Predicted 3D model of a 377-nucleotide RNA (Bacterial RNase P class A) from Desulfobacula sp. Of the family's consensus pairs, 94% are formed in the model. It matches the Rfam family "Bacterial RNase P class A". Its family is annotated with dimeric ribonuclease P complex, ribonuclease P activity and tRNA processing in the Gene Ontology. The sequence was found by an Rfam model in a public genome assembly.

RNA sequence: CUGACCAGGCAAAACGAUCGCUGGGUUUUUAACCUGGAGGAAAGUCCGAACACCACAGGACAGGACGCUCCAUAACGUGGAGUCACGGUGACGUGAAGGAAAGUGCAACAGAGAGUAGACCGCCCGGAUUGGUAUCCAAUCCAGGUAAGGGUGAAACGGUGCGGUAAGAGCGCACCAGUUUUCCAGGUGACUGGAAAAGCUUGGCAAACCCCGUUCGGUGCAAGACCAAAUAGGGAAACGCUUGAGGGUUGUCCGCCCAAGUUUUCGGGUAGGUCGCAUGAGGUGUGCGGCAACGUACAUCCCAGAUGAAUGAUCGUUGACCUGUUUAAGGUAACAAGAGCAGGUAACAGAAUUCGGCUUAUCAACUGGUCAGGCCG
Numbered sequence: 001c002u003g004a005c006c007a008g009g010c011a012a013a014a015c016g017a018u019c020g021c022u023g024g025g026u027u028u029u030u031a032a033c034c035u036g037g038a039g040g041a042a043a044g045u046c047c048g049a050a051c052a053c054c055a056c057a058g059g060a061c062a063g064g065a066c067g068c069u070c071c072a073u074a075a076c077g078u079g080g081a082g083u084c085a086c087g088g089u090g091a092c093g094u095g096a097a098g099g100a101a102a103g104u105g106c107a108a109c110a111g112a113g114a115g116u117a118g119a120c121c122g123c124c125c126g127g128a129u130u131g132g133u134a135u136c137c138a139a140u141c142c143a144g145g146u147a148a149g150g151g152u153g154a155a156a157c158g159g160u161g162c163g164g165u166a167a168g169a170g171c172g173c174a175c176c177a178g179u180u181u182u183c184c185a186g187g188u189g190a191c192u193g194g195a196a197a198a199g200c201u202u203g204g205c206a207a208a209c210c211c212c213g214u215u216c217g218g219u220g221c222a223a224g225a226c227c228a229a230a231u232a233g234g235g236a237a238a239c240g241c242u243u244g245a246g247g248g249u250u251g252u253c254c255g256c257c258c259a260a261g262u263u264u265u266c267g268g269g270u271a272g273g274u275c276g277c278a279u280g281a282g283g284u285g286u287g288c289g290g291c292a293a294c295g296u297a298c299a300u301c302c303c304a305g306a307u308g309a310a311u312g313a314u315c316g317u318u319g320a321c322c323u324g325u326u327u328a329a330g331g332u333a334a335c336a337a338g339a340g341c342a343g344g345u346a347a348c349a350g351a352a353u354u355c356g357g358c359u360u361a362u363c364a365a366c367u368g369g370u371c372a373g374g375c376c377g
Base pairs, nucleotide, nucleotide: 001373002372003371004370005369006368007367008366013318014317015316016315017314018313019312021037022036023035024034025033026032027031039348043359044358046357047356048355049354050353051220052219053218054217063216064215065214066213067212068082069081070080071079072078083097084095085094086093087092098211099210103209104208105205106204120150121149122146123145124144126142127141128140129139130138131137132136158176159175160174161173162172163171177201178200179198180197181196182195183194184193185192186191224275225274226273227272234266235265236264237263238262239261246258247257248256249255282301283300284299285298286297287296288295289294320345321344322343323342324341325340326339327338330335
């Protein structure tokens, strides 16, 4: 210098003026003044919690989620540091990473055969027939043996060599690979390195069912608590003129009770309002412990709280980037640092009970570290 990898912060570009919106406070309260006013994701609502209520939620079944190790945390399916596998020359990246030797199942096409393997070609033994140069050879057919060789496939039941055999085969042996068991060393552990034994050779898929282990009660601030109007209806108490129209008290009458009416009062619910709701697993800085995630001590700060839902608009100045143009250091040239002028551009998005994560979206760029290659000293 070129090309890559990883991490990090920044955020309507900044400042000012004017006019507004909204929370809080003060005052002399139809108002004035002071002061606070979106995010790194406020988003998706996907996990985990706080908090609240409910059948107080103990057990069983069903169902869901998760699945290498250690650590962190209030908790997590999250994070940190590692292990192993795969990819990359490398920095580094990716991984739902237990069990296929409990059972069931699946595998297109091709292929004889796809899992208790398999006989299509080939090889070998035997038989029959035919032919020839006739104790032999060849062809065809039949019955067997054979997984060495060919062929199909993503995958064909360890590999190489020697022995062995009619031909073959872990059938036997040597070496190599794997598995299982045992032991030694290192590590908290996943695991790593090494040694020995057993012919033990067992295919893949569990993001197919399933098995094993861990874990999960449900609903979400429209949770929930409180205050509480008008109207209508309900309970209780008091009064109850007139009418006797209604119901009950045995058929009738009297009487009594209910009821209709008025007043007072109680309780429930609705509209509406208050709280929940802003001091918190809080922020910032420094020190200490830890590789880190994180923890801890001290100091300091208070930092949105709306509810048909505030957080905005206009103007000015300055800066950044892009385009055009003028000029121009430099350069053989192509080209072109810098300067002037004009125009344009500036993301994703917006709180709604609150935290910890994850995921997704994101302009212009910037900062730090690392790797590979080239050149110069």